RNAcentral holds the full RNA, with entries from SILVA.
This is a predicted structure of a 262-nucleotide part of an RNA (large-subunit ribosomal RNA, domain VI) from a metagenome.
[in-house]
Context: one part of a larger RNA
Parts: sequence; structure tokens; C1' cells
RNA sequence: CGCAAGGGAAUUGAGGAGAUCUGCCCCUUACGGGAGGACCGGGGUGGACGGACCGCUGGUGUGCCAGUUGUGUUGCCAAAUGCAUAGCUGGGUAGCUAAGUCCGGGAUGGAUAACCGCUGAAAGCAUCUAAGUGGGAAGCCGGCUCCAAGAUAAGUUCCCUCACAGGGUAGCCUGGUAAGUGCGCUGGUAGACCACCAGCUUGAUAGGCGGUGUGUGUAAGGGCUGAGAGGCCUUGAGCAAAACCGUACUAAUGCACGAGGG
Repeated sequence: CGCAAGGGAAUUGAGGAGAUCUGCCCCUUACGGGAGGACCGGGGUGGACGGACCGCUGGUGUGCCAGUUGUGUUGCCAAAUGCAUAGCUGGGUAGCUAAGUCCGGGAUGGAUAACCGCUGAAAGCAUCUAAGUGGGAAGCCGGCUCCAAGAUAAGUUCCCUCACAGGGUAGCCUGGUAAGUGCGCUGGUAGACCACCAGCUUGAUAGGCGGUGUGUGUAAGGGCUGAGAGGCCUUGAGCAAAACCGUACUAAUGCACGAGGG
């Protein structure tokens, strides 16, 4: 820009893409003198591959907690803090993640290949074929998953907005608006950007604050004790990131565009 007014939402599916794998075990009989041992059918359990997820098991977790070495600084003690690969070490929330968990390749239909048939002449016979007609593959077309109306043959359904003002004979032009949309702003279940999504005071969108969860593992100070290193009590203490619930304290101020139709 188009989809014959302007919008919002939900859809149909022309077309396109993906997937399509396979082992082993068990049941049971036919057959066979026995040894052995199937087709078909039913049940179970795996491999690789793929998708999703983080409740479990773990990994990571350089903005969480603790221990500890050397050294510098805060005048000193104590307590902190800087640097040394994150100094080293032990753990670890969210998120991300596999080695973890769940799920998938199924059933079924249609047309067929090789092949097997029915009826059947040419050719009194025979013949699956010449007319006609049936069966038959992990393969083909559907069925499953995803995208999809620029599918210009531009589809469908529901809902919203109303017939404004000025100019022109009229097509139309200009302007303010409607439903709505964009920009802007707070952000993340989203993300390279854009887009998408949640919000913008009629508000829990982010930060802060409070509580909870969770992680570390008993802070500092004080008291008691020991010659001392240290130990015990106060104390499951103190501290704490991304999580959850709550709370307007802080920041989400606002601006523009946008129909008048056959």
C1' cells in the first nucleotide's frame, strides 16, 4: 500500500514444513518319535532420535552465607574492608541445564508396486486382461504436530464507532473527533534490534519496605571459664541475590494519529 467506511477479537485451511526408526523378553499352539520350534495374535521392557519441563537426583550459580592464608588500610585492640584466578576452601536461592523427569513415532482409511486371484474372449481349448473385477508393502495420499488469507480467487464469524464542521456543481479537499491505535513511560512469562507480553494512579509494572520460603550454620557485643590457643551461654543466632504473599513510600507525567462510506 492492497484486501471498496474506520476498528477490535476469534477462526476456516488453499498451500508449506516436520515426524515416520528399531532390538529384546514373555504367553500359546501348529509341526515333529524326540531334540527342537514358528506364521498369525496378545502382553511387557529397552536403544537411538525428537519435544517439553525443573517437583525429584545433580551441575552451574564472579551481586548469598561461612571457614581460612599472606599483606595493606580504617591510630591501636577488637571488628571490618581492599588485593592476591572469585586468593583459596566448604555449601548454595532464582534462572539456565542433563546425566534428571514426562511424553512421542499409534490405531485406522484410500489408491497402488512386485505378486496372488475372479470372471473372460480374441484363439469352441487354455489364459489375472483385451472389456470388467478382487486382494496386496516399513513405500505413496490422508490421518498426527507446527506455520499459514499478499490464498491479489486477499475467505468466514462476532463485537465496537457513528452519519460531525468548513469549502466545492461534483468526484473530492481541509479540520476537530469516535471506536481504536501509535509514540512515550514502568517492566518481563519476551527479546540481537524490532516484535511479543504485563502495566501506566479507576495502578501492584519495577524499585523500596514488611512477612514467608529458602541458603548458610550459632553474627557482633556482653557474661562465664581457661595460663593461653580457645570453649560455653545469650542463639538455630546473625546475615542473605534473582522466589512467593502483601504494602502506593518512589517512579509509570503525557503527546499525537485516527471514519463520515455503495